[in-house]
Predicted 3D model of a 148-nucleotide RNA (FMN riboswitch aptamer (RFN element)) from an uncultured Micrococcales bacterium. The sequence was found by an Rfam model in a public genome assembly. The model forms 100% of the base pairs in the Rfam consensus.
RNA sequence: AAUGUGCUUCGGGGUCAGUGAAAAUCUGAGCCGGCGGUUAUAGUCCGCGACCCGAAUUCGGACUCCGCAACCAGCGGAGAAACUGGAUGAGGUUGAGCUGGUGAAAUUCCAGCACCGACGGUAAUAGUCCGGAUGAGAGAAGCAGUCG
Numbered sequence: 001a002a003u004g005u006g007c008u009u010c011g012g013g014g015u016c017a018g019u020g021a022a023a024a025u026c027u028g029a030g031c032c033g034g035c036g037g038u039u040a041u042a043g044u045c046c047g048c049g050a051c052c053c054g055a056a057u058u059c060g061g062a063c064u065c066c067g068c069a070a071c072c073a074g075c076g077g078a079g080a081a082a083c084u085g086g087a088u089g090a091g092g093u094u095g096a097g098c099u100g101g102u103g104a105a106a107u108u109c110c111a112g113c114a115c116c117g118a119c120g121g122u123a124a125u126a127g128u129c130c131g132g133a134u135g136a137g138a139g140a141a142g143c144a145g146u147c148g
Stems, first nucleotide, its partner, number of pairs: 005144006015029004030128002032117002034048004043115002052092002056088006063079006097113005119131003
């Protein structure tokens, strides 16, 4: 220096006013932007993650049979895979940008004008409030040891 391994830590931001019986949800005006990549810095390019669906695998419940048990309960063993719950999870789904300028190079910078944002909840429709979530996670950093 490089390879793969283990452990530890880190790993998402944002509001006011008006109307109203009621809105941080409507209306108006604001505000926010995960991770890796890129000839040059990205919410809108390429890919990934989060939410949701989910083949399959596996564990349990219930069920059937056998044994112990007078019977029941209970315990043990086996089976089947139609019913049911959990775990893992291939895979699927998943939004939005143009114009001009500079430059060797930018849908990334500068200027202008746009656009997008899971699910459940709510006295009223939510990117911004509450909740699943003290969760999960793309990944980042450090340490250890391995090999040379």